[in-house]
Molecule: c-di-AMP riboswitch aptamer (ydaO/yuaA leader)
Organism: Cohnella thailandensis
Parts: sequence; structure tokens; C1' cells
RNA sequence: AGUCAUUCCAAGCCGAAGCCACGCGGAACGCAUGGCGCGGGGGACCCAAGUUCAGGGGUGAAGCCGUACCGCUGGAUGGUACGGCGGGGGAACGCUUGGACCCCUAACCCGGCAGCUAACCUCGCAGGCAUACACCAAGGGAGGA
Repeated sequence: AGUCAUUCCAAGCCGAAGCCACGCGGAACGCAUGGCGCGGGGGACCCAAGUUCAGGGGUGAAGCCGUACCGCUGGAUGGUACGGCGGGGGAACGCUUGGACCCCUAACCCGGCAGCUAACCUCGCAGGCAUACACCAAGGGAGGA
């Protein structure tokens, strides 16, 4: 949450990665097209900006610093491990805040090039997990038949 009773329905996580219509395939589902929705990139004036091989930039939470080792051997860049600060996620009504505990801190892309940026142009809507757990407090809120 106007109140009471009964029955049924709805409701797992990360992520932008969803919904609807229509066509094709026998269906599940998949693919193509369109619409709505969600997310990203490029791109003026104005404003901002001393950066440039140790190139620069983008998506993403995935960044900075320190120690040790490896490699190079003249070094930088880099890699591994540990630690600190920072960042991100956690499921039974939902949102926010705080606490506790647990976990992550990757990977890929552009290709010499991009600050912001109205109009405008353009791209994506994947993938990976869970079947047992599902904590506490405060504040506001809350379904459908």
C1' cells in the first nucleotide's frame, strides 16, 4: 500500500545487451526486416589544452604507488608475486544509505588519428554464470486478476 478473506499470476546474477510486429524454416528456437527502448563512438562556435615513440586513443570497475624477482644488459617499456590506496559486484518485494562477510580488479579494439561539443553521421543490443546460499540496521515506497 483504504480494510478483511480466498485462489491464481508475476519476481535468479554480472552486463547497454530488452520488448513488440512481421516474414522465412514443421516446432522449439534461429535468421532477416521494421518500430520503440537501452548503450557506445565520431562531430562546431564558446570554453579548455604544452602534448608528441617510452606514440596516441577507445570500450570496460579493471587505475595509481611501493618492494622483490625475471627479461634486456646501456636502458626504457614489459611480465610475475606480495602489499598499500583507489575502483566494481553479491540473488526472494523494490530503491537508497551505512555496516558485516565473500568475490573481481580482466580482456579486447582503432591504426598515426580523435579534448569538450548543438545540428548531423555512425556502431552495438553479445557473452558468461547460479540451482545452494540468499546477513543486519535506518529511511521512503510497493503489484496484477